[in-house]
RNA sequence: GGGGUGGAUCAGGGCGCCGCUGCUUUCACCAGCAGAGGAAAGUCCGGACUCCACAGGGCAGUGAGCCAGGUAACGCCUGGGCGGGGUGACCCGACGGAAAGUGCAACAGAGAAUAGACCGCCGAUGGCUCCCCAGAGGGAAACUUCUGGCGGAGAUCAGGUAAGGGUGAAACGGCGGGGUAAGAGCCCACCGCCGCGCUGGCAACAGGGCGGGCAUGGUAAACCCCUCACGGAGCAAGACCAAAUAGGCUGGCGUGCCCCUUCGGGGGAGUCGGAUCGGCCCGAUCGAGCCAGCGGGUAGGUUGCUUGAGGCCAGCAGUGAUGCGGGUCCCAGAGGAAUGGCGUCCUCCUCCUUCGGGAGCAGACAGAAUCCGGCUUACCGAUCCACCCGGCCC
RNA sequence: AGGGGAGUAGCUCAGCUGGUAGAGCAGCGGACUCCAAAUCCGCAGGUCGCGGGUUCGAAACCUGUCUCCCCUG
Numbered sequence: 001g002g003g004g005u006g007g008a009u010c011a012g013g014g015c016g017c018c019g020c021u022g023c024u025u026u027c028a029c030c031a032g033c034a035g036a037g038g039a040a041a042g043u044c045c046g047g048a049c050u051c052c053a054c055a056g057g058g059c060a061g062u063g064a065g066c067c068a069g070g071u072a073a074c075g076c077c078u079g080g081g082c083g084g085g086g087u088g089a090c091c092c093g094a095c096g097g098a099a100a101g102u103g104c105a106a107c108a109g110a111g112a113a114u115a116g117a118c119c120g121c122c123g124a125u126g127g128c129u130c131c132c133c134a135g136a137g138g139g140a141a142a143c144u145u146c147u148g149g150c151g152g153a154g155a156u157c158a159g160g161u162a163a164g165g166g167u168g169a170a171a172c173g174g175c176g177g178g179g180u181a182a183g184a185g186c187c188c189a190c191c192g193c194c195g196c197g198c199u200g201g202c203a204a205c206a207g208g209g210c211g212g213g214c215a216u217g218g219u220a221a222a223c224c225c226c227u228c229a230c231g232g233a234g235c236a237a238g239a240c241c242a243a244a245u246a247g248g249c250u251g252g253c254g255u256g257c258c259c260c261u262u263c264g265g266g267g268g269a270g271u272c273g274g275a276u277c278g279g280c281c282c283g284a285u286c287g288a289g290c291c292a293g294c295g296g297g298u299a300g301g302u303u304g305c306u307u308g309a310g311g312c313c314a315g316c317a318g319u320g321a322u323g324c325g326g327g328u329c330c331c332a333g334a335g336g337a338a339u340g341g342c343g344u345c346c347u348c349c350u351c352c353u354u355c356g357g358g359a360g361c362a363g364a365c366a367g368a369a370u371c372c373g374g375c376u377u378a379c380c381g382a383u384c385c386a387c388c389c390g391g392c393c394c
Numbered sequence: 395a396g397g398g399g400a401g402u403a404g405c406u407c408a409g410c411u412g413g414u415a416g417a418g419c420a421g422c423g424g425a426c427u428c429c430a431a432a433u434c435c436g437c438a439g440g441u442c443g444c445g446g447g448u449u450c451g452a453a454a455c456c457u458g459u460c461u462c463c464c465c466u467g
Stems, first nucleotide, its partner, number of pairs: 002389009012346007020035005037365001041376002044374005049234004061230005066080005081095001082093004096225002101223002103219002118165002120161003125158003128154004132149007173191002176188003192214001193212004198207003238303004248294006257268004274286004310329004315324003348363001349360004395466007404419004413450001421437005443459005
């Protein structure tokens, strides 16, 4: 140099003009200052804040699940353990329980979970057949029959076996030796597993000792069991002010005439009385209510609202997450919802090149909505730091 | 802000306590017909939205993510 691993930062800048939103000032204008992000995103976790509920306990439901620490809290972070991957730097892990119970395992295969005997091996034991030996019998003989044998043999039957083959994702500890008829934890050593001590460690766990002959296969991101946690809603929470209309309460004025009535009410006439059309006259309409006040409350407005588990700078404690104290700064606050447009210069980047330069001209993901801590996802690129490389290159 | 559902062939849908994905319509070829339609026979067509995981095995179970639809205030 190349390839790679981990971490951190940035996400164009300056000036001018015209707008938009907020704050300060002002009667008002003017003026001054400030104005999106690392994810503002998904809304997946956790909190602050607010309202409602709440004696205590349980069931259900949901979630978390190696250990220790950090934190307001967390499913987050840090450190460690164990397991897995990588040559390595380093990375990944839903990592309690399968000897409480229930369930599931297609196809293949003999057999799939209180296993099983297809090929193979054996056939010790009990038979069967043959041979050998011994004895007894039959026959003139060749030969033959029966009995016995801790005798031998078998493409053998019953049976034994789980070493080997074969099936499968998985075959009821692994491997070596002894042993056996062949085999087998049947016995032994080592490994694994289980139980009980010891040593180190806060612990997870690690190391080693003694004992046990193996019981306890897999699956809990199947039901389930164990331990722990969780009251519900959300800024459209909540608080304050408060039109019009309708309804409620209180007070005042009014409720005349005719008919029916089950006494609740219903129907009618239209000027003598009443209401409305600003007042008066006429006219029209209506016809039992009208007026005032109070309270709830809708639209609407104000608030909650941005000073906060806040940013930056160094210091101390700690391996670290983080904590502690000190200095310094104030950094969007809209609400059908501002944060924009244009011009110019510089610098990135991309493309072309006759290497002089020219062209494109900021070009990724994306935009606050009560706030904060995380996680996850999207992203053109640029820079810096630390580390790794087996049989990589110079 | 809170809650629920869907994504499977070109279209509409099945398949869900895990075991090699199917139906109807559409398409293509053949038969029938003078030619078509209808009918009959046959055929093709699938990253099960996408990534990762659990499991011997995933369309299904878990998780992340994308798109669409619906409900409440």
Molecule: RNase P RNA; transfer RNA
Organism: Holophagaceae bacterium